[in-house]
Context: one part of a larger RNA
RNA sequence: AUCCAACUUAGGGAAUUCGGCAAAUUAGUCCCGUAUCUUUGGUAUAAGGGAUGCCUGGGCUCCUUAUUUUUUAUGAGGAAGUUCAGGUCGCAGUGACAAGGGGGGCCCGACUGUUUAAUAAAAACAUAGCUGGCUGCUAGAGGGAAACCUUGUGUACAGCUGGUGAGGUCUGCCCAGUGCCGGUGUGUCAAGCUCCCUUUCAAGGGAGUGAAGCCCCGGUAAACGGCGGCGAUAACUCUGAUCGUCUUAAGGUAGCGUAAUCCCUUGUCGAUUGAAUGUCGACCCGCAUGAAGGGCUUAACGAGGUCCCCACUGUCCCAAGUUGGAGUUCA
Numbered sequence: 001a002u003c004c005a006a007c008u009u010a011g012g013g014a015a016u017u018c019g020g021c022a023a024a025u026u027a028g029u030c031c032c033g034u035a036u037c038u039u040u041g042g043u044a045u046a047a048g049g050g051a052u053g054c055c056u057g058g059g060c061u062c063c064u065u066a067u068u069u070u071u072u073a074u075g076a077g078g079a080a081g082u083u084c085a086g087g088u089c090g091c092a093g094u095g096a097c098a099a100g101g102g103g104g105g106c107c108c109g110a111c112u113g114u115u116u117a118a119u120a121a122a123a124a125c126a127u128a129g130c131u132g133g134c135u136g137c138u139a140g141a142g143g144g145a146a147a148c149c150u151u152g153u154g155u156a157c158a159g160c161u162g163g164u165g166a167g168g169u170c171u172g173c174c175c176a177g178u179g180c181c182g183g184u185g186u187g188u189c190a191a192g193c194u195c196c197c198u199u200u201c202a203a204g205g206g207a208g209u210g211a212a213g214c215c216c217c218g219g220u221a222a223a224c225g226g227c228g229g230c231g232a233u234a235a236c237u238c239u240g241a242u243c244g245u246c247u248u249a250a251g252g253u254a255g256c257g258u259a260a261u262c263c264c265u266u267g268u269c270g271a272u273u274g275a276a277u278g279u280c281g282a283c284c285c286g287c288a289u290g291a292a293g294g295g296c297u298u299a300a301c302g303a304g305g306u307c308c309c310c311a312c313u314g315u316c317c318c319a320a321g322u323u324g325g326a327g328u329u330c331a
Base pairs, nucleotide, nucleotide: 002326003325004324005323006322007321008320009319011317012316015315020312028052029051030050031049032048037042039166053088054087055086056085057084058083059082060081061080062078063077064076065075066074067073089093101310102309103308104307105306106305107304108302109301113125114124129164130163131162132161133160134159135158140151141150142149143148167297168296169295170294172227173226174225177224178223179220180219181218182217183216185215187214188213192209193208194207195206196205197204228246229245230244231243232242255289256286267283268282269281270280271279272278
């Protein structure tokens, strides 16, 4: 030289950068004041503004004591707190330490919680709530070769198990396929048993009976899952409420929608900017949204993601300097 740690900086103030990363700002206490939304609890220390040291004096609360029989009143003294007024010093009074930057829009997840010990803390997991299934107890489920044990010395307001995930509002159509459940069913159906034939015996042949299963008949989607095409049509044009036809088990309802889902795509319009592949609000033909593999919304919450604004700053314009350490060179 350079690096590391700490600090200061005129003017500008995010121009830096994937991104305000890092740093700065704010900060305690008291007083005033506080929008929007809301599940009326909150949001909220919202935001924003003022004060804060020391000295003197006064008031109030309280205690002790004297006069007073007591209450009261008055006088004297006192600890702590509180309040008012005046004065006083500094650039600065929570003088050091300690000690929130704030606001707004949207997405996801309701929340507190849990997690990849040593690259991931999250939108993942869990959760209360909702819902399906099994189970009447010698149950169901799990462990074990068994004895036996656990759930449980519990008993359907219980236990086990699957899905969804507070609340609000809803949860459409399809049982053809696959699964599961049910079924007094002239179908099919093994061994065994009965009878008959054959045969010296054994084997063999035939008939009847015959369970589950299969088949058949029903049910079931908060079971696995699924939820169309073509053509024509309204007095400009466009569009197509409507009609025809093919076809399916049924042809995607409510809602939401260029989305954590949209290929085309930087879709189009509006707002924001001087300028925006961003964000928000609309539209929407949705390559390939969609209703407990839950749909849409939602106050509060979040070391979650994303965008904007205010304040603030060495992030930057554009570097400079100080202190300490490492280190290079020289002696």
RNAcentral holds the full RNA, with entries from MGnify. The part of an RNA shown here (large-subunit ribosomal RNA, domain IV) has 331 nucleotides and comes from a marine sediment metagenome.